[in-house]
RNA sequence: GGGCAAUCGGCUCAGUGGUAGAGCGCGUUCCUGAUAAGAACGAGGUCGGAGGUUCGAUCCCUCCAUUGCCCACCA
Repeated sequence: GGGCAAUCGGCUCAGUGGUAGAGCGCGUUCCUGAUAAGAACGAGGUCGGAGGUUCGAUCCCUCCAUUGCCCACCA
């Protein structure tokens, strides 16, 4: 320098055009003599950044950033 992939709650991931979800974790309550387990409820993300397309973008396009992998070049 070229190519590919990934980026979404604290963590691991889903969602692939129609106002963002799950599991674990966290908080409160119930249950218990008390814990664990279990049950109910709740908080927490404007989807890496900026533009564009669209009536509408996490999703499509462009650029940038970060991370990983492969190839090439120089020393």